[in-house]
SAM riboswitch aptamer (S box leader) from Peptacetobacter hiranonis DSM 13275, 102 nucleotides, folded computationally.
Its Rfam family is "SAM riboswitch aptamer (S box leader)". About the family: The SAM riboswitch is found upstream of a number of genes which code for proteins involved in methionine or cysteine biosynthesis in Gram-positive bacteria.
RNAcentral records the identical sequence in 2 taxa.
Its mean pLDDT, the model's own confidence on a scale to 100, is 83.
NCBI's taxonomy places the organism under Bacteria, Bacillati, Peptostreptococcaceae, Peptacetobacter, Peptacetobacter hiranonis.
Of the family's consensus pairs, 97% are formed in the model.
RNA sequence: ACCUUAUCAAGAGAGGCUGAGGGACAGGCCCGAUGAAGCCCGGCAACCACCCAUAAGGGAAAAGGUGCUAAUUCCUACAGGAUUUAUCCUGAAAGAUGAGGU
Numbered sequence: 001a002c003c004u005u006a007u008c009a010a011g012a013g014a015g016g017c018u019g020a021g022g023g024a025c026a027g028g029c030c031c032g033a034u035g036a037a038g039c040c041c042g043g044c045a046a047c048c049a050c051c052c053a054u055a056a057g058g059g060a061a062a063a064g065g066u067g068c069u070a071a072u073u074c075c076u077a078c079a080g081g082a083u084u085u086a087u088c089c090u091g092a093a094a095g096a097u098g099a100g101g102u
Stems, first nucleotide, its partner, number of pairs: 001102008013041001015040003021031003026076003042069003047065002051059002073094001078091005
């Protein structure tokens, strides 16, 4: 990098350093000196690992490996449906994360 698969409506600091950007891409719409991104600490969660149980599903715990810590994956971008024609619903695609594989 690619492939397979599971999940994506919940949850998480008014801390320290630093100092302008950030929310994947595009269009929107937002966040940001009442401090973005990054790093540290804290926290959340519980995919892997560990323990119990087991046909499968499951339960407990959280010291280890990841992950996450504005807004549903912020929304839409494709297809279908409903309708008060402006909205709503469903499914994809894309993306993110874990695990396995090439």